[in-house]
RNA sequence: UUGCACUAGGUGGGGAGCCAGCGGUGCCCUGAACUUGCAAUCCGCUACAGCAAGACUGAACGAUUGGUUGCGGUGAAUAAUUUUCUCGGUAUGAGAUAUGAUUUUUGUGUUGAAAUCAAGGUCUUAAGCAUUGUUUAACUGUGAACCAUGUCAGGUCCUGACGGAAGCAUCAUUAAGCAGACCUAAACAAGUGAUUUAAGGAAACUUUGGUGGAGCAAAAAUUCAUAUUGGCUCGUUAGAAUUAUUCAACAAAGCAAUUUGUGCAA
Numbered sequence: 001u002u003g004c005a006c007u008a009g010g011u012g013g014g015g016a017g018c019c020a021g022c023g024g025u026g027c028c029c030u031g032a033a034c035u036u037g038c039a040a041u042c043c044g045c046u047a048c049a050g051c052a053a054g055a056c057u058g059a060a061c062g063a064u065u066g067g068u069u070g071c072g073g074u075g076a077a078u079a080a081u082u083u084u085c086u087c088g089g090u091a092u093g094a095g096a097u098a099u100g101a102u103u104u105u106u107g108u109g110u111u112g113a114a115a116u117c118a119a120g121g122u123c124u125u126a127a128g129c130a131u132u133g134u135u136u137a138a139c140u141g142u143g144a145a146c147c148a149u150g151u152c153a154g155g156u157c158c159u160g161a162c163g164g165a166a167g168c169a170u171c172a173u174u175a176a177g178c179a180g181a182c183c184u185a186a187a188c189a190a191g192u193g194a195u196u197u198a199a200g201g202a203a204a205c206u207u208u209g210g211u212g213g214a215g216c217a218a219a220a221a222u223u224c225a226u227a228u229u230g231g232c233u234c235g236u237u238a239g240a241a242u243u244a245u246u247c248a249a250c251a252a253a254g255c256a257a258u259u260u261g262u263g264c265a266a
Stems, first nucleotide, its partner, number of pairs: 001266006009057003012030004020046005034054005062260002065257001067255002072250001074248011087235002093232001095229007103221002105218004115211008123200006129193001131190007139180004148173003156165003
C1' cells in the first nucleotide's frame, strides 16, 4: 500500500416553550436527511439523560474535536408611536351648566309703571237643583184544555111535582209572566254642569277698585367675573403591543483545519 472480516461511529442538527434537569411528540429555522410503535388531561429517561423492535452503512466520497462564519429565534436596555387603566378642576384650553355685571335691541307705561291695600275668580269640603244611566212602580198590549172569576146553551144529577145542585164549550174579565212606549213618580249611581247656597282658603296667577306718581318686562347678542364641570384636551400613575437602535448568551447549513481503531493474509 492492497484484499477480507470486525468494532467504535453514522443514517440529521438547532431555537423558543415545557421541565428539577435531559431528550422526544407539537411550533419555528436550517436542510440531501432509514423503517415501525408510544406521547400535551403529555411520553420516556437521569448527567454516557427518549424508550422498544428492526434495517442499511462502516474506518473513508465517512465520522470526531475545537475554530471561523452567522440562517434563525431568545433575553436586557434605550427611544418613538399606538392603546388600556388610576388620580387630578390646586386643570392649559374649547365646550356645557348656574349666578352676577356690562352694553345694545324690542315691547309696555302720565288714557298711570313698580310697590302696597281691599274684595272677587281659579282651588278644597258639604248640601241643593239640573243632566245622564240603571232598576222599580204606574201606563199600553198580550196572557189560563182542567187545577182562576162571572155568565154558564146543550147535556148530567136529586125530587111525586114545584123546583134545586154541580158544571164543560162559547163569550167577557183577570193573576203570574212576556213585550212595548217613553209621559209621570221613587230609589241608587256618576269619565255629569260657563248651575245655586254655606264654610274654608298657605303660596301663586288673575279681575275690579283704592293709595301711589315713573319706571317696568321679555328675548337675543357683545364683553367680562365667580362657581361647578360627565366626555374631549392637559397633567399624572401602572401596564400591553408594534417599530428602530445597541448589547448579551445560544446557534443550523457552509468553510478551512485536527484526529481517525482491531484481527488475518499478501
This is a predicted structure of a 266-nucleotide RNA (Bacterial large signal recognition particle RNA) from a Bacillota bacterium. Its Rfam family is "Bacterial large signal recognition particle RNA". By type it is a non-coding RNA gene. Gene Ontology terms of the family: SRP-dependent cotranslational protein targeting to membrane, signal sequence recognition and signal recognition particle, plasma membrane targeting. It is recorded under the gene name ffs. The same sequence occurs in records of 2 taxa.